[in-house]
RNA sequence: GAUGCAGGCCAGGCAGUCGCGGGCCGGUACCCCCGGCUCGAGGAAAGUCCGGACACCGCAGAGCAGGGUGCUGGCUAACGGCCAGCGGGGGAAACCCCAGGGAAAGUGCCACAGAAACGACACAGCCACGGGGCCGCGCCCCGGGGCAACGGUGAAAAGGUGCGGUAAGAGCGCACCAGCGGUCUGGUGACAGGCCGGCUGGGUAAACCCCACCCGGUGCAAGGCCAAACCGGGGCGCCACGGGUUGCUCGCCCAGCCCCAGGUCGGCCGCACGAGGCGCCUGGCAACAGGCGUCCCAGAUGGAUGACUGCCCACGACAGAAUCCGGCUUACGGCCUGCUACGGAA
Numbered sequence: 001g002a003u004g005c006a007g008g009c010c011a012g013g014c015a016g017u018c019g020c021g022g023g024c025c026g027g028u029a030c031c032c033c034c035g036g037c038u039c040g041a042g043g044a045a046a047g048u049c050c051g052g053a054c055a056c057c058g059c060a061g062a063g064c065a066g067g068g069u070g071c072u073g074g075c076u077a078a079c080g081g082c083c084a085g086c087g088g089g090g091g092a093a094a095c096c097c098c099a100g101g102g103a104a105a106g107u108g109c110c111a112c113a114g115a116a117a118c119g120a121c122a123c124a125g126c127c128a129c130g131g132g133g134c135c136g137c138g139c140c141c142c143g144g145g146g147c148a149a150c151g152g153u154g155a156a157a158a159g160g161u162g163c164g165g166u167a168a169g170a171g172c173g174c175a176c177c178a179g180c181g182g183u184c185u186g187g188u189g190a191c192a193g194g195c196c197g198g199c200u201g202g203g204u205a206a207a208c209c210c211c212a213c214c215c216g217g218u219g220c221a222a223g224g225c226c227a228a229a230c231c232g233g234g235g236c237g238c239c240a241c242g243g244g245u246u247g248c249u250c251g252c253c254c255a256g257c258c259c260c261a262g263g264u265c266g267g268c269c270g271c272a273c274g275a276g277g278c279g280c281c282u283g284g285c286a287a288c289a290g291g292c293g294u295c296c297c298a299g300a301u302g303g304a305u306g307a308c309u310g311c312c313c314a315c316g317a318c319a320g321a322a323u324c325c326g327g328c329u330u331a332c333g334g335c336c337u338g339c340u341a342c343g344g345a346a
Stems, first nucleotide, its partner, number of pairs: 001342001004339007012312007020040008042318001046329002049327005054219004066215005071085005086100001087098004101210002106208002108204003123151001125147003129143006159177006178200001180197007223269004233260003237257002242254004276295008313316001
């Protein structure tokens, strides 16, 4: 120089003027107004996919149904997240990817091709035996048998390769390899390595299913508090007066006055101090945990964070909070560091 891989950081800067939302202080003053000070989006605020906090409802306990997760150990409030490993796969490497339990519990499926796709099978073929044909070596035909090496099909054919063996063959025997079972060693474990054994059970569970573990429902428009006007409701409150009922009184009904409760309009809380940020130390490979110090960091409800001017530069991508937090995923500009492979120079 340049290829790829991994990790980290930034998100135009400074000054001035005006404007917007929140908080505090002052102006006799909670509200309106004025002034001052101060705070004011993100790494993804996004998708709303997963997990929790919080709130209300439900709930003795357990189970069924349904859903989710699925190698091991750890972290965490929890997770489908993260860290460290194991196994498998990709790459020349740095490094990256993986729903990665069970297929001798059962069921289903395995296109095309092929004889056969699973209780394996025999299309072409190999082999000895018996009989027959040709004069015979040998070849051909028939018969009942043995076999699966070799050929062909396929993504996949009941272990693979080699030697021996045999009539031809075959784990039939042996060596190595793969798998299975037992055992020993190392490791917390997934697993790895050694030894022994008999020779060996197709694949598929992001197909049903089985096993283990987890999961109650609804989401801040949750939910709580205050609370008009008008209409309506309730009162074993009042009722001197009025109306109705009655011949009259009481009683009852209506009206009036007072009181009560709920809902609506509206207002307030929830709602910004938190599984919080930063720095240092300690433990740990790490995720993370603990200790000390320090900081306060948006909180709207028609919903604020903008505009202009000047200067500078590498001329600025994706994008805007609405209950909060931890993740995942997606969008996107630039800078730096380390590592890998290659080329060049000293």
Predicted 3D model of a 346-nucleotide RNA (Bacterial RNase P class A) from an Actinomycetota bacterium.
It is recorded under the gene name rnpB.
The organism belongs to Actinomycetota, within Bacteria.